This is a predicted structure of a 531-nucleotide part of an RNA (large-subunit ribosomal RNA, domain I) from a freshwater metagenome.
Its mean pLDDT, the model's own confidence on a scale to 100, is 84.
Its Rfam family is "Bacterial large subunit ribosomal RNA".
[in-house]
Context: one part of a larger RNA
RNA sequence: GGCGUAUGGGGGAUGCCUUGGCUCUCAGAGGCGAAGAAGGACGUGUCAAGCUGCGAUAAGCCACGGGGAGCUGCCAGAGGGCUUUGAUCCGUGGGUUUCCGAAUGGGGCAACCCAUCCUGUUGAAGACGGGAUACCCGAGAAGGGGGCGAACGCGCUGAACUGAAACAUCUAAGUAGGCGCAGGAAAAGAGAACAAUAGUGAUUACGUGAGUAGUGGCGAGCGAAAGCGUAGGAGCCCAAACCGGCAUGUUUACGGAUGUGUCGGGGUUGUAGGACCUGCAUAAAGUGUUAACUGCGAACUGGAACCGGUUGGAAAGCCGGGCCAUAGGGGGUGAUAGUCCCGUACAGGCAGCGGGUUAACAUGGGCGGGGAUCCUGAGUACCGCGGGACCGGAGAAAUCCUGUGGGAAACUGCCAGCACCAUCUGGCAAGGCUAAAUACUCCUGAGAGACCGAUAGUGAACCAGUACCGUGAGGGAAAGGUGAAAAGUACUCCGAGAGGAGGGUGAAAUAGAACCUGAAACCAUACGCUU
Numbered sequence: 001g002g003c004g005u006a007u008g009g010g011g012g013a014u015g016c017c018u019u020g021g022c023u024c025u026c027a028g029a030g031g032c033g034a035a036g037a038a039g040g041a042c043g044u045g046u047c048a049a050g051c052u053g054c055g056a057u058a059a060g061c062c063a064c065g066g067g068g069a070g071c072u073g074c075c076a077g078a079g080g081g082c083u084u085u086g087a088u089c090c091g092u093g094g095g096u097u098u099c100c101g102a103a104u105g106g107g108g109c110a111a112c113c114c115a116u117c118c119u120g121u122u123g124a125a126g127a128c129g130g131g132a133u134a135c136c137c138g139a140g141a142a143g144g145g146g147g148c149g150a151a152c153g154c155g156c157u158g159a160a161c162u163g164a165a166a167c168a169u170c171u172a173a174g175u176a177g178g179c180g181c182a183g184g185a186a187a188a189g190a191g192a193a194c195a196a197u198a199g200u201g202a203u204u205a206c207g208u209g210a211g212u213a214g215u216g217g218c219g220a221g222c223g224a225a226a227g228c229g230u231a232g233g234a235g236c237c238c239a240a241a242c243c244g245g246c247a248u249g250u251u252u253a254c255g256g257a258u259g260u261g262u263c264g265g266g267g268u269u270g271u272a273g274g275a276c277c278u279g280c281a282u283a284a285a286g287u288g289u290u291a292a293c294u295g296c297g298a299a300c301u302g303g304a305a306c307c308g309g310u311u312g313g314a315a316a317g318c319c320g321g322g323c324c325a326u327a328g329g330g331g332g333u334g335a336u337a338g339u340c341c342c343g344u345a346c347a348g349g350c351a352g353c354g355g356g357u358u359a360a361c362a363u364g365g366g367c368g369g370g371g372a373u374c375c376u377g378a379g380u381a382c383c384g385c386g387g388g389a390c391c392g393g394a395g396a397a398a399u400c401c402u403g404u405g406g407g408a409a410a411c412u413g414c415c416a417g418c419a420c421c422a423u424c425u426g427g428c429a430a431g432g433c434u435a436a437a438u439a440c441u442c443c444u445g446a447g448a449g450a451c452c453g454a455u456a457g458u459g460a461a462c463c464a465g466u467a468c469c470g471u472g473a474g475g476g477a478a479a480g481g482u483g484a485a486a487a488g489u490a491c492u493c494c495g496a497g498a499g500g501a502g503g504g505u506g507a508a509a510u511a512g513a514a515c516c517u518g519a520a521a522c523c524a525u526a527c528g529c530u531u
Stems, first nucleotide, its partner, number of pairs: 001530009015516001016481002020452002022449007029441002031148002039100003042055003046078002050074002061094006070082003105114003115133007135145003152183001153181005163170001167217001193200002204231005214222002235433003238377001242265010270411001272376004276370005286363009295353002300348003306321005322339002324328001330342003382406008392418001413428005468475002488515001491502004
């Protein structure tokens, strides 16, 4: 020096655990904000650095309800208090709520500085206190807006990497990103639709149709619809004709006629409908408000049933014998408990909330006949040119949108059925509204998992978006476990202390806080073998 064995040190793997995560389900909620939000700064405790709570009324103030013995947060201790005249605590409502922040009197390097007007204290000034004073929309001293917020929605705008094994049309993709706006959903929506000689009957979503029909440097790729099966189900209102009121203009023979504007009635569709003339009816459905009845329901309340022996530090284990069960979900208790504790099934519960029924009131407004006249959405439909959207890349290219130039018809009318024309069929554009089925989850409650178990699971189980890094945008950790209970080692000794030796606690101290288990590397000591 090597190897081996043993005992330690070192280290923190492994096992076990879980306060934290992850992914869902079912309900709820789907907003907060000039009545000052979200988020902060600074304060606030008897002693108080941090966290939490709160705001100069500052770990709190008031009322009501619950609850019933202790309380003064994490957090011990000292000191001082509160409480059966019901505290602490829980629920509901209210009050207070500095300064910054949309920040809004003006300014500003956020949490600071400086004003004006009215007003109070004052004899007056100053000082201090209270109130008002931003901008936009709006006729406005009415009212509203502004900012924040996870995803979902609609609109405007809009890439590139990439793929095509290069690359330009194409793709990625109308994606990411940017901007605007809204709601609890949004958007869409009540046929100028589909279809095909038969029919369907708004929209939306899912399954299928179907990777089909198509499209495509016919490359890479892209990719429908009808129909069928489901979910859900709901239909309506204007404009106009016509009638009337008001204002105003023209005209007048002063009776009136007529134009414009505005308001009210009327009316709303394609087997055309309505106005108009005429006949019969004059109600119901639906909707809204109020009341009564009923359901859900905060804190919370009641809530069954077990003993003995045995091992052990400890019984819930094991043995024996019972009991309850609309409760044998779950958690805790010194090991594994239906029957010990909290609970669970079930039952009850105010404020408040929601649906339904009934009643009253309001609103609402039906069915024909006639066919002369009038009305039925115009710079629109449509066409040319240039783009875009559709499964459709300009193509034979319908349909939809529109920048530009042209530009109709008026019910004997107009549009569509994939160029175009005819027949036939379907529909009535150029105004508007509309629940449900659908999408999402920052958030609340309940629950689940062939999800993780501390290098995993969120970045974060722990005072984490912290420490730390960066001028900044931004980046971004590590770090859990004594024990059943602190019973956290009185006392003695060595030592400056740290640390240790006795002694004590404990089932255990090789569980002693550098604390469960305690692998390997590495280090040391002893012994053996060996060079």